[in-house]
RNA sequence: UGAUAGAGGCGCGGUGCUUAAAAGUAGCAUUUUGUGUAAAGGCAUUUGCAAUUUGUGAAAGGAAUCACCGCCGAAGGAAAUCGGCUUUGCCUUAGAGCCUUUUUUCUGGGCUGUCGGGGAACACCCGGUAGACUGUCGCGAUUAUUCGCGGAGGGCUAUCA
Numbered sequence: 001u002g003a004u005a006g007a008g009g010c011g012c013g014g015u016g017c018u019u020a021a022a023a024g025u026a027g028c029a030u031u032u033u034g035u036g037u038a039a040a041g042g043c044a045u046u047u048g049c050a051a052u053u054u055g056u057g058a059a060a061g062g063a064a065u066c067a068c069c070g071c072c073g074a075a076g077g078a079a080a081u082c083g084g085c086u087u088u089g090c091c092u093u094a095g096a097g098c099c100u101u102u103u104u105u106c107u108g109g110g111c112u113g114u115c116g117g118g119g120a121a122c123a124c125c126c127g128g129u130a131g132a133c134u135g136u137c138g139c140g141a142u143u144a145u146u147c148g149c150g151g152a153g154g155g156c157u158a159u160c161a
Stems, first nucleotide, its partner, number of pairs: 001161006009072001011071006018064002027056003032051004039093005075107006083099005108134002111131008136151006
C1' cells in the first nucleotide's frame, strides 16, 4: 500500500402477515340555507362552491408485535441538479407533495431533555442544541485497578500479500 474477515448494541435498513389507530373522518345518497364558480388568467358549465339534517361508510401515508432478508456509512440528513408523476371540469402559469439521477457537504452509536418541522396524534420520523452513557484511537497520570483531556468511521482490530 492492497485484499480478506470482524467489533460497537434498546445497533441500522428492507419485506411480509396480523393488529390498533386514522374514523364515524373523507366520499356517496339525502334535508335545508347561503352563494354563484375553486391561487391567477382563459374556455366551458350552472349539474359548481360552502355550511347543515338523516342514512351509509372507506383508504393511504405513518405505528406496534412476530417472522424472514440484507448488513456495521450499517444508515440518515442538507443544498443544488436531470427527468417523471400527483394536485380544479379542461388548458397555461404559480404553489405544494412524491419518486429517481448526479455533485458537494454533515453525522462513530443509541438514550434523555428542550426548540423547530412533518404528522390525525401525546405515537413516530427529521433537524438544531444540551447532558450523561457507550465503543474506538491518541496523549498524560496511576503499582494495578482506573481516571482526565482530545480526535473522528476515508476510522479501529485481526490475518494475508